Predicted 3D model of an 85-nucleotide RNA (c-di-GMP-I riboswitch aptamer) from Neobacillus niacini. Its Rfam family is "c-di-GMP-I riboswitch aptamer". Its family is annotated with cyclic-di-GMP binding in the Gene Ontology. Taxonomically the source falls in Neobacillus (Bacteria, Bacillati, Caryophanales, Bacillaceae).
RNA sequence: CGUACGAAACGGCAAAACCAUUGAAAAAUGGUGACGCAAAACUAAAGGGGCUAAUGUUUAAGGACGAUGCCAGCCAGUUACCGAA
Numbered sequence: 001c002g003u004a005c006g007a008a009a010c011g012g013c014a015a016a017a018c019c020a021u022u023g024a025a026a027a028a029u030g031g032u033g034a035c036g037c038a039a040a041a042c043u044a045a046a047g048g049g050g051c052u053a054a055u056g057u058u059u060a061a062g063g064a065c066g067a068u069g070c071c072a073g074c075c076a077g078u079u080a081c082c083g084a085a
Stems, first nucleotide, its partner, number of pairs: 005083002012037002017032006035073001041078003047075002049071003056065003
């Protein structure tokens, strides 16, 4: 120095829930709050998976289909701080 790894330190992020705003919804953003995280950083137009179903298609109706909307804290890919064993 590199790869794997995760003790310590400096620090970092922030689940659920509640409130507000946006949205058809999923969900997002902000505040409060910490369940956890060594990539809980980035990528949804590289890929798998998941959620929603407004417009639309279909149905006699109920309903079904359907992403152009989302999820990176599901897997994956990419990059990266520190340095004990």